[in-house]
This record gives sequence, C1' cells and structure tokens, in this order.
RNA sequence: UGGCAGGGCGUUUAGGGUUCCGCCCCCGUCGGGGGGUCUGGUCCGAGAAACGCCGCCGCUGCGGCCAAAUCCGCAUCGGUACACGGCGGGCUAAAAUCCCGGGAGGC
Repeated sequence: UGGCAGGGCGUUUAGGGUUCCGCCCCCGUCGGGGGGUCUGGUCCGAGAAACGCCGCCGCUGCGGCCAAAUCCGCAUCGGUACACGGCGGGCUAAAAUCCCGGGAGGC
C1' cells in the first nucleotide's frame, strides 16, 4: 500500500419523533382547528446495548457406505475477539444511536 474477513433473524431496551389513539386549548360541537417545550398507547429503533434462535469454527462421541480414511448426518460441550467516530445526505407522517456507515477522520 492492496485484498479478504469481522455473519443473519427475532424479541426487547436506551433512544426517536407526531400519522393514528389518548390528553390539553379553542370553535359554529354526530364534527372542525391547534399543541410533541404533552407523562403516555399504536409506530420507528441500535456495528460499537441485552436476551434468544440460526449460521460458521473446534474437541469428543454416535450412526451411514463390506473395513478404514475421505465424505455425509446427528448429539453434548466450547468458541464467534476488539470497537473512538463527525459534517452532510436519505427513508418515513416526522425524527432518531434507523440507512449511507465497522463510512470520512482518529488511535
């Protein structure tokens, strides 16, 4: 300097706003208008958050192919490290630790 890899999904939390509900205010009240600097319900939601499942890797054991190896399958157990991070843009009703992005940059 270059390449590859650092996996996926679900439930939830931190967090997020305001389409709907609720709440509050106003009005001409089977409704209409406004308020998210309204605790909330619906909703969105983490690479660097939690839990679970799957995937991948490993030791051991069991089974299959005459036997062995290879190969295939299954089971218990173990592993799956580390991780500071803008500006700006995008999705959506709107915003966000969502997406661009383990990016730019830094160590």